[in-house]
Context: one part of a larger RNA
Molecule: small-subunit ribosomal RNA, central domain
Organism: metagenome
RNA sequence: CUGGGCGUAAAGCGCGCGUAGGCGGUUUGUUAAGUUGGAUGUGAAAGCCCCGGGCUUAACCUGGGAGGGUCAUUCAAAACUGGCGGACUAGAAUGUGAUAGAGGGUAGUGGAAUUCCUAGUGUAGCGGUGAAAUGCGUAGAUAUUAGGGGGAACAUCAGUGGCGAAGGCGACUGCCUGGAUUAACAUUGACGCUGAGGUGCGAAAGCGUGGGUAGCGAACAGGAUUAGAUACCCUGGUAGUCCACGCUGUAAACGAUGAUAACUAGACGUUGGGGGACAUAGAUCCCUUAGUGUCGAAGCUAACGCGUUAAGUUAUCCGCCUGGGGAGUACGGCCGCAAGGUUAAAACUC
Numbered sequence: 001c002u003g004g005g006c007g008u009a010a011a012g013c014g015c016g017c018g019u020a021g022g023c024g025g026u027u028u029g030u031u032a033a034g035u036u037g038g039a040u041g042u043g044a045a046a047g048c049c050c051c052g053g054g055c056u057u058a059a060c061c062u063g064g065g066a067g068g069g070u071c072a073u074u075c076a077a078a079a080c081u082g083g084c085g086g087a088c089u090a091g092a093a094u095g096u097g098a099u100a101g102a103g104g105g106u107a108g109u110g111g112a113a114u115u116c117c118u119a120g121u122g123u124a125g126c127g128g129u130g131a132a133a134u135g136c137g138u139a140g141a142u143a144u145u146a147g148g149g150g151g152a153a154c155a156u157c158a159g160u161g162g163c164g165a166a167g168g169c170g171a172c173u174g175c176c177u178g179g180a181u182u183a184a185c186a187u188u189g190a191c192g193c194u195g196a197g198g199u200g201c202g203a204a205a206g207c208g209u210g211g212g213u214a215g216c217g218a219a220c221a222g223g224a225u226u227a228g229a230u231a232c233c234c235u236g237g238u239a240g241u242c243c244a245c246g247c248u249g250u251a252a253a254c255g256a257u258g259a260u261a262a263c264u265a266g267a268c269g270u271u272g273g274g275g276g277a278c279a280u281a282g283a284u285c286c287c288u289u290a291g292u293g294u295c296g297a298a299g300c301u302a303a304c305g306c307g308u309u310a311a312g313u314u315a316u317c318c319g320c321c322u323g324g325g326g327a328g329u330a331c332g333g334c335c336g337c338a339a340g341g342u343u344a345a346a347a348c349u350c
C1' cells in the first nucleotide's frame, strides 16, 4: 500500500458557514469524453512460459509459438456515467396563515437574602468546632426594630420540560433580531449532500487597559489537627469572580457515538403543532407530524450493550487510527503580550 477499523480496546476535528474537489432525483433528445466490441500498426533481440531439436544427461545452446500496453490510429455500439438542449415535481427553497420556546443582543424595572453605614431597644457575650483556639465584643458586639447605601445572583414555578450548531441559555418589561415546527394551497424547478484549505463562533481559568468589588475566594497570614501537616477543619484575606473593549482558543468541549439520505416489529411516557370520533360530554379516546425519554422484535456487538434519536441494513463525502514507553515531547514553521496553543518526529527501550 491493499485491507481492517474508530460508544468503552488505538481512532469522530469542540461546533458552524463555506471554496476547490468528490458524489448527486424523474423523463426525453442529442453527443460520444469515460465505457464496450472489431480492424490495422506497434510493443527489438535475449530472458520468463509452452512445444520441439543438439551436446551420453543436466546446466547450457538452439528452432517455433504464446504472452506482454491506462499504447496509437481507425470503424462501430449507445445501456450506464459524463457533456449539451428540452420537459417534470417526489429532493431543496420561497410565499401565506398560525404556534411554542431560559435562542441571541440591548435598555430599563423588581423583590428576597448577605454585607456595610446611621439611629433606637438591650447587656455580656458572640462566633466557630469532633473538641478548641485564632477572630469579634463594655470605645456596647451578637440579637432585634426602623431608615439608607452598594454589588452580585435570580428561591418557588422547575419537569430524563423547552430553546440553541456547539459552547451554552432561567426574575419581570420594552425594543432589535436568528432559527424551528405546523396547516392548506401557490411559486421556483435539482437550485442538492459533503466539504481538504479558508473563515466565524467557542465553558472555565488566564492576559492587557479602564471601571467595579456585597458575597465567595487561589495565593498569603493566623488558629487547630498531627510524629510532621507547606493539607483536610476554623478565623481572616489579595488576585479573581462582575462590567466595557481587546486577546487567548483550550476541556471527561461527552451521547467518550462526524454530516446527510433511504429502508427495517412494536409497547409505554412526555413537549409543541394539526386532524378526527362519541350526544361535540371529558381530567376521554383515536390518527398524524416534529422533538425528547424508558423498554424491547429482527439484526448487530468481544462482551457490556445498541435497537426507527441504531452501535441494524445501505449510499455519498469528510476527519481519524495502525503495539507500549520515549511524547502530544524535541527541533523547525505558524499563531500569541505572555501563559502557551497548533503542526509534529527520532534515537533508545520493552
Stems, first nucleotide, its partner, number of pairs: 004321003007304002012318001014201004021194003025088007033081002035077007042069001049065006091191001092188004096183004103177007110154001115149007125136002162169002206247006215241002220236004258317006266295012278282001299306002323350003332343004